[in-house]
């Protein structure tokens, strides 16, 4: 002085994944219900008749060259690309990343009423500018 690694508290940042309250428990913890956010199901109407070439959902993560693994799936490596994020909102410039991965199981267009699920996981020494429209403090 730097570097890691654990608790504790505090500032963010993807994301629906936030908050209150009740009983349990010596406690760690569990389990319940309310709010609040979010997603599937689900009728008239209107679409649409194309269901192995299966279809279908959450998701920003869709589509495309090439190379190699024996070819088709697939699976690795590169390069692109719908789209997508980066500290209050929106535009525009620039800079930097991301373009995963599960799930449902022959089945689902829209969709009021109504069923019914979810309420996590992962990250940070820090993106800037220019216009504009807020908030919040304190005199």
């Nucleotide at each position: 002085u730097u570097u890691g690694c654990a608790c504790u508290g505090g500032a963010g940042c993807c994301g629906a994944a936030a908050u209150c309250c009740c009983g349990c428990u010596u406690g760690g913890g569990c389990g319940g219900g309310g709010u609040g956010c979010g997603g599937g199901g689900g009728a008239a109407c209107c679409a649409a008749c194309u269901u192995u070439u299966g279809g279908g959902g959450u998701g920003a993560a869709u589509u495309c060259c090439g190379c190699g693994g024996a070819g088709g799936g697939c699976c690795g490596c590169g390069g692109a690309u719908a789209g997508a994020g980066c500290a209050u909102c929106u535009u525009c410039c620039a800079g930097c990343u991301c373009g995963a991965a599960c799930c449902c199981g022959u089945c689902a267009g829209c969709u009021a009423a109504c069923c019914u699920c979810g309420u996590a996981g992962g990250c940070u020494g820090g993106u800037g500018g220019a216009a504009g429209a807020g908030c919040c403090g304190u005199c």